Predicted 3D model of a 326-nucleotide part of an RNA (large-subunit ribosomal RNA, domain IV) from Daphnia magna. The RNAcentral record of the full RNA draws on SILVA. Taxonomically the source falls in Daphnia (Eukaryota, Metazoa, Mandibulata, Altocrustacea).
Context: one part of a larger RNA
């Protein structure tokens, strides 16, 4: 030092943190609280028994009664500590082989939305497969995540769906003219038919975009200033400026609060932690779901009993390594 034991008196003072140790344990009796989805917590917690003989009951398993021995009778190993309050996810599940198991995935449930069948969608250069030998109570995408009680307001922008009068808009149709070249007329200057070639206005020309509406469980958003009540504070109430609409219920120093160790109650002698309260929400908030929840969680957080070499504060005891001598 490892590794297995034991420790007076206290017993978490250890420490970030009861980490690790140690209590408890199988089995039989009894007994069991808040809450609750009435199933459950629940092995809740808490208590007691347990060997051997011997007599009695009984078919027996056992039972009740007496007695007997040890430090000690589930005589070893092996075998639930336990409660009490919150947060997060409902749960059982899945995950970052090999530093993260979770609060992250997923879920059962809710919902919007596509696709009418040679579907939509996905795969392919294609045939084709798949989707599905199904046909809307099916099938593709997204998003929320059991269950209770709820899910407010904006359609300005962006997205999607429908509109089609009118603008503006491709190739494409169209071709007024306009050059080039030439027959021919002209003394020249030039002028110039038909033809070939280059070019091209006018007008025609969809889808889309502007446009008009619908739609937020569709991406997203949900004001600002001053005045006012017979102490004072405060503002139910007026103004006014903005907006598409100015955050409702509900919850709130929170996994979210900067200040900040707000405040105020509780626990403790002492409590940045924790819990219950205000609300002044830097910067909650309603299926990016809000707010509650039994029950579950090798989850996280704060607190008790118990129990402990975790510690005051070490000691000693066995095996090995180490060290010394061969």
């Nucleotide at each position: 030092c490892a590794c297995a034991g034991c420790u007076a008196a206290g017993g978490a003072a250890c420490u970030c943190g009861g980490c690790a140790u140690a209590u408890u344990a199988a089995c039989c009796c009894u007994g069991u609280a808040a809450c609750u989805u009435c199933g459950g917590g629940a092995g809740a917690a808490g208590g007691g028994g347990a060997g051997c003989c011997u007599a009695c009951a009984g078919c027996a398993a056992u039972g009740u009664a007496g007695g007997c021995c040890g430090c000690a009778g589930a005589g070893a190993a092996a075998u639930g500590g336990c409660c009490c309050a919150g947060g997060c996810g409902a749960c059982u599940g899945u995950u970052u082989a090999a530093c993260a198991a979770a609060a992250a995935c997923a879920c059962a449930u809710g919902g919007c939305u596509u696709u009418g069948c040679g579907a939509a969608g996905u795969u392919u250069a294609a045939u084709g497969a798949c989707g599905a030998c199904g046909u809307a109570u099916a099938u593709g995408g997204c998003c929320u995540g059991a269950c209770a009680c709820c899910u407010g307001c904006c359609c300005g922008g962006u997205g999607c769906u429908g509109g089609a009068a009118g603008g503006u808009u491709a190739a494409g149709a169209g071709g007024g003219g306009a050059u080039g070249u030439c027959a021919u007329c002209g003394c020249a200057a030039g002028a110039g038919a038909a033809g070939c070639a280059u070019u091209g206005a006018a007008u025609u020309g969809a889808a889309g975009c502007c446009c008009c509406a619908g739609u937020a469980a569709a991406c997203g958003g949900c004001g600002g200033c001053c005045g006012u009540a017979a102490c004072a504070a405060u503002a139910a109430c007026g103004g006014u400026c903005c907006u598409a609409a100015g955050g409702u219920a509900g919850c709130g120093a929170a996994a979210u609060u900067c200040c900040u160790u707000g405040u105020c109650g509780g626990g403790u002698a002492a409590g940045u932690u924790c819990c219950g309260a205000c609300c002044u929400g830097c910067a909650c908030g309603a299926a990016u779901g809000g707010u509650g929840u039994a029950a579950c969680g090798a989850u996280u957080u704060g607190g008790g009993c118990a129990c402990u070499g975790u510690c005051u504060c070490a000691a000693c005891c066995a095996u090995g390594a180490g060290c010394u001598c061969g």
It matches the Rfam family "Bacterial large subunit ribosomal RNA". Gene Ontology terms of the family: structural constituent of ribosome and ribosome. The coordinates come from a structure-prediction model, not an experiment, and the mean pLDDT is 88.